About this RNA: This is a predicted structure of a 73-nucleotide RNA (transfer RNA) from a Kiritimatiellia bacterium.
RNA sequence: CGGCUGCUAGCUCAGUUGGUAGAGCACAUGACUUUUAAUCAUGGGGUCGCGGGUCCGAGCCCCGCGCGGCCGA
Numbered sequence: 001c002g003g004c005u006g007c008u009a010g011c012u013c014a015g016u017u018g019g020u021a022g023a024g025c026a027c028a029u030g031a032c033u034u035u036u037a038a039u040c041a042u043g044g045g046g047u048c049g050c051g052g053g054u055c056c057g058a059g060c061c062c063c064g065c066g067c068g069g070c071c072g073a
Stems, first nucleotide, its partner, number of pairs: 001072007010025004019056001027043005049065005
């Protein structure tokens, strides 16, 4: 320098053909318990890496940039 690939909740990851963003763990509250833990119930938490474009509508399609990984030179 070129090609490919990843970026979504605090963490690990889903998200189908473009149609109002989810799970597990963690966290908070409650129940239970002498207390803790475990278990059960409920709840909070996201400008989907950043900036544009297409579209009635973008996590998803297109372009540029940033960071990580792999390959080539």

The source organism's lineage runs through Bacteria, Pseudomonadati, Kiritimatiellota and Kiritimatiellia. It matches the Rfam family "tRNA". It is annotated as a transfer RNA. Gene Ontology term of the family: triplet codon-amino acid adaptor activity.